The RNA shown here (c-di-AMP riboswitch aptamer (ydaO/yuaA leader)) has 174 nucleotides and comes from a Verrucomicrobiaceae bacterium. The sequence was found by an Rfam model in a public genome assembly. Lineage of the source: Bacteria > Verrucomicrobiota > Verrucomicrobiia > Verrucomicrobiales > Verrucomicrobiaceae. Its Rfam family is "c-di-AMP riboswitch aptamer (ydaO/yuaA leader)". From the family's description: This family represents a conserved RNA structure found upstream of the ydaO and yuaA genes in Bacillus subtilis and related genes in other bacteria. Its mean pLDDT, the model's own confidence on a scale to 100, is 76.
RNA sequence: AAUACGCGCCUGCCUAAGUCGCUUCUCUUCCACAAGGAGUGGCGCGGGGGAACCAACUUUCGACGCGCGGGUCCAAACCGCCGUCAGGGGCGAAGGUGGCCGAUCAAAUGGCCUGCCCGAUGACUUCUCUCAUCGAGCCCGUCAGCUAACUCCGUCGGCGUAGGGAAGGUGUCC
Repeated sequence: AAUACGCGCCUGCCUAAGUCGCUUCUCUUCCACAAGGAGUGGCGCGGGGGAACCAACUUUCGACGCGCGGGUCCAAACCGCCGUCAGGGGCGAAGGUGGCCGAUCAAAUGGCCUGCCCGAUGACUUCUCUCAUCGAGCCCGUCAGCUAACUCCGUCGGCGUAGGGAAGGUGUCC
């Protein structure tokens, strides 16, 4: 000197996921300030439930557990609770579908076509062309259409920036 690691600051991206107070803790010899953690409240942003009208419907008042309680002389049946999950539903862009190989009598997991259609992201916004990437995950627990009033809940987490054309705006400099 570089690199790695840790902390802080600035500037941006995805996402609803931001902001402002109060209390308390950490830090400090003590007090205070700043910063951070936890809790709580307001605002902002986002989501669920929930009438009439409209829409929809006559399916299934589901299955399992050597779980718990009742029931029974004891059991079983039956009833209630709890847990897991078909069915159904919610958040989210996260959906639909074809061909070949495997491969045979037939088939599955899997692989390939950077397959096709559709959806999402890319730095002020909108439209458009191209390019690159994504199409996951989680939850409710038998139940919920829409839905005014009303009511409940979330405000995490992960990252480092693509160009052309048109239009609109904002800012800076002269």